[in-house]
This is a predicted structure of a 423-nucleotide RNA (Bacterial RNase P class A) from a Planctomycetota bacterium. Rfam family: Bacterial RNase P class A. By type it is a ribozyme. The sequence was found by an Rfam model in a public genome assembly.

């Protein structure tokens, strides 16, 4: 000096004039509300009663003033996962969804970080819905003889017939071997060499690959190395259905609470009851009785508790079991129709931000010190000047937070990588 790879910051700035949102803080006495003394002024129902005035003393709305704070690195998509509320007292089963290498990190996660293995790069690196194809079922166009245990187009080799030859080579036509050559294709039932056959074939056999096993090292583990044995050798798609392991309630701040203020409900549909217990009310009957009642004993009826059982209600669906509710003056479903578009909270101190030590290969975590950093409610950050220069892209919080995706003008810093030149 050029290309490139990986992490990490910035996101116009400075000044001046007005102007916004939150917070707090002084000061006013414009507007108003409460309390006390005081006035003896005014009312009348003569009272510690009401009003009016004066001073204090606390607020409320406002007004002026003064300080602090005041959009992102993606706020974006609403894709994942949570904090939180609520259903709701809340368990199992299937049905449904979601993930897929090991191993840590996390609140949690389909994220992060290491590491395995495969793919791409010369490399630094980057990217992987990364468990099963021998539980089942599909698919695989078109070419091609044949696309999964399927096949014989052109070839090659015996045989047999018939043609022609002196034979032999040649040519047709049948039935057998064959898949080693050659064509097709993304992929055709291992590659290469030898031997062997009538031709051939892993039919043998070297070495290799690949599969299925054992044995021995590393390794937490996924896996990696070596050896040796052996049938010789069993396509691809599961980001197709499916199988396996594993994990998963729903709806959401328009969630929910408090205030205040309003209305108006009505119509249909639908369950079953038994038992046993008290003697509580009532009856009755016996006894006392101070004649008001008292105490026993019975159990028709009526209450009131329990069991069982009927009908309902309840978790995104179904069912179980658990809980609650009802009995016709009726739980709940269904339908129609009324009211509330106010106000205050929920609302910003948090898995936080920063430094600094310490433990990890990292991701992250612990200790310790410091800071307070938007809360809006039709929605705040603007408008003008004047000055550098990286000439400013993409772009605006809405309960809050950790991830991924997607969008982007420039700048700057710090590690690795190949390439060229020079010492």
């Nucleotide at each position: 000096g050029a290309a490139g790879u990986g992490a990490g910051c910035c996101a116009a700035g400075c000044g001046g004039u007005c102007g916004c949102g939150g917070c707090g803080g002084a000061u006013u006495g414009g507007c108003u509300g409460a309390g006390u003394c005081g006035c003896c002024c005014g009312g009348c129902a003569u009272g510690u009663c009401c009003g009016a005035c004066g001073a204090c003393u606390c607020g409320g709305c406002g007004g002026u003033u003064c300080g602090c704070c005041g959009a992102g690195g993606a706020a974006a998509g609403u894709c994942c996962g949570g904090g939180c509320u609520u259903c709701a007292a809340a368990g199992g089963a299937c049905a449904g969804g979601g993930u897929g290498g090991u191993g840590g990190g996390u609140a949690a996660c389909u994220c992060c970080c290491a590491c395995c293995g495969g793919u791409c790069g010369c490399g630094a690196g980057a990217c992987c819905a990364g468990g099963g194809a021998c539980a089942g079922u599909g698919c695989c166009a078109c070419a091609g003889a044949a696309a999964a245990c399927a096949a014989a187009c052109c070839g090659c080799c015996g045989c047999g017939c018939g043609g022609g030859u002196c034979a032999c080579u040649c040519c047709g036509c049948g039935a057998g071997g064959u898949a080693a050559g050659g064509g097709u294709g993304a992929a055709a039932c291992g590659g290469u060499g030898c031997g062997g056959u009538a031709a051939g074939a892993g039919c043998g056999c070297a070495c290799c690959a690949g599969c299925a096993g054992g044995c021995c090292g590393g390794g937490u583990g996924a896996c990696c190395g070596g050896u040796c044995u052996g049938g010789c050798u069993c396509g691809g798609c599961a980001a197709a259905c499916c199988c396996c392991a594993c994990c998963c309630g729903a709806a959401g701040c328009a969630a929910g609470g408090c205030c205040a203020a309003g209305c108006a409900g009505a119509g249909a549909g639908c369950a079953a009851g038994u038992c046993g217990a008290g003697u509580c009310g009532c009856g009755c009957g016996a006894a006392c009785u101070c004649c008001g009642g008292u105490u026993c004993g019975u159990a028709a009826c009526g209450c009131u508790c329990g069991a069982c059982g009927c009908g309902g209600c309840a978790c995104g669906g179904u069912u179980c079991g658990c809980g609650c509710c009802g009995g016709a003056c009726g739980a709940c479903u269904c339908u129609c129709g009324g009211g509330u578009c106010g106000g205050c909270u929920g609302c910003u101190u948090g898995a936080g931000g920063c430094g600094g030590c310490g433990a990890g290969c990292a991701a992250u975590c612990g200790c310790c010190g410091u800071c307070c950093c938007a809360g809006a409610g039709g929605a705040a950050u603007g408008a003008c000047c004047g000055c550098u220069c990286a000439c400013g892209a993409c772009a605006g919080a809405a309960c809050c937070c950790g991830g991924c995706u997607u969008a982007c003008c420039g700048g700057c810093u710090c590690a690795c990588u190949u390439c060229g030149g020079g010492g």